Bacterial RNase P class A from a soil metagenome, 378 nucleotides, folded computationally.
Its Rfam family is "Bacterial RNase P class A". Its family is annotated with tRNA processing, ribonuclease P activity and dimeric ribonuclease P complex in the Gene Ontology.
Its mean pLDDT, the model's own confidence on a scale to 100, is 75.
The sequence is in RNAcentral, with records from MGnify.
[in-house]
RNA sequence: UGAACCGGAGGAUCGCUGGCUCCGCGAGGAGCUGGAGGAAAGUCCGAACUCUCACGGGCAGCAGGCUGGCUAACGGCCAGGCGCGGCGACGCGACGGAAAGUGCAACAGAAAGCAAACCGCCGAUCGUCCCGAGGCGCGCAAGCGUCGCGGGAAGGAGGCAAGGGUGAAACGGUGCGGUAAGAGCGCACCGCGUCCCGCGUGAGCGGCGACGGCACGGUAAACCCCCUGUGGAGCAAGACCAAAUAGGGACGUGAUGGGACCGCCCGUUCCCGUUACCAGCGUCCGGGUAGGUUGCUCGAUCACCGCGGCAACGCGAGUGACAGAGGAAUGAUCCUCGCCCCGCAAGGGGAACAGAAUUCGGCUUACAGGUUCACUUC
Numbered sequence: 001u002g003a004a005c006c007g008g009a010g011g012a013u014c015g016c017u018g019g020c021u022c023c024g025c026g027a028g029g030a031g032c033u034g035g036a037g038g039a040a041a042g043u044c045c046g047a048a049c050u051c052u053c054a055c056g057g058g059c060a061g062c063a064g065g066c067u068g069g070c071u072a073a074c075g076g077c078c079a080g081g082c083g084c085g086g087c088g089a090c091g092c093g094a095c096g097g098a099a100a101g102u103g104c105a106a107c108a109g110a111a112a113g114c115a116a117a118c119c120g121c122c123g124a125u126c127g128u129c130c131c132g133a134g135g136c137g138c139g140c141a142a143g144c145g146u147c148g149c150g151g152g153a154a155g156g157a158g159g160c161a162a163g164g165g166u167g168a169a170a171c172g173g174u175g176c177g178g179u180a181a182g183a184g185c186g187c188a189c190c191g192c193g194u195c196c197c198g199c200g201u202g203a204g205c206g207g208c209g210a211c212g213g214c215a216c217g218g219u220a221a222a223c224c225c226c227c228u229g230u231g232g233a234g235c236a237a238g239a240c241c242a243a244a245u246a247g248g249g250a251c252g253u254g255a256u257g258g259g260a261c262c263g264c265c266c267g268u269u270c271c272c273g274u275u276a277c278c279a280g281c282g283u284c285c286g287g288g289u290a291g292g293u294u295g296c297u298c299g300a301u302c303a304c305c306g307c308g309g310c311a312a313c314g315c316g317a318g319u320g321a322c323a324g325a326g327g328a329a330u331g332a333u334c335c336u337c338g339c340c341c342c343g344c345a346a347g348g349g350g351a352a353c354a355g356a357a358u359u360c361g362g363c364u365u366a367c368a369g370g371u372u373c374a375c376u377u378c
Base pairs, nucleotide, nucleotide: 001374002373003372004371005370006369008337009336010335011334012333013332014331016035017034018033019032020031021030022029023028037353041364042363044362045361046360047359048358049234050233051232052231061230062229063228064227065226066080067079068078069077070076081095082093083092084091085090096225097224101223102222103219104218118164119163120160121159122158125157126156128153129152130151131150132149134147135146136145137144138143172190173189174188175187176186177185191214192212193211194210195209196207197206198205199204238294239293240292241291248285249284250283251282252281253280257272258271259270260269301321302320303319304318305316306315307314308313339350340349341348342347
């Protein structure tokens, strides 16, 4: 550095709970036996199962994004490639597209995308000034004018981007040549791009092969483009049985009638009627609720072994293991031993993270202390 594993052991007493057997009409009781984790956690992915929607397809949204494999599936795992970090073992990576389009880049800086020039370098060329020797013209002369040549100065026009400076980032790097100074301006090597060849299933890798002086800066966890996937809800899913009470429906019963007017009663009046009609009563039917049963735990399961595979994983035989509650059991006390700390001793103290809820495969997070193996460095 990486990987695998353990997570106190044995016992006694009293309880809780699932199953089986027995006793009891029943309520219940007795015996035997099973009873939390590596993460049971977060509920972040992927599935099974169930209901719902649904002819099929698309848009939007969301998620994923190097290659090959594994898997029921996955955003997981294994192996590999590339990039970055580390002396190394090894670790980390949202790792498609920036020559489709749009956008963004604070501050600093001359300049932030298409080039640009603050300091600086040069000033070959053009121009200015000075010096020198000379030609030509004018003049009696001193001298004046003019022309080119040679040398020099400053740095006006202009050239440059090597050096300095700014920045996260400034338009390939090193060297030689070259130049007025410079510059892929030329060349060699390195880097880069395109093509070709070889290797590889592939991502890619290699080439003292060819061509190109170098183009095409960064950013897509910015919009966007490309490819792939994706209906919704979740065991409080869902299925079955099914009270009491109050509704609903059908039939019967109901004539000493019923309805309207009215807050109620009487009365009046009008209307209906013996197959009518409100209520009541009786019987039956149906839906829902409480409650109960089921889903429920043995399954894409795990361990050991053999074979195949670098591995993830697959195949095979045998043996063994595997909680199922339902407001929710799995607990409490004590003894002995082991571990750690304090103490000379006697003795005293301490022991992490954490508690199943339909079930699996993963990921992530928490964790006192301890064990083993392999490798690296000193």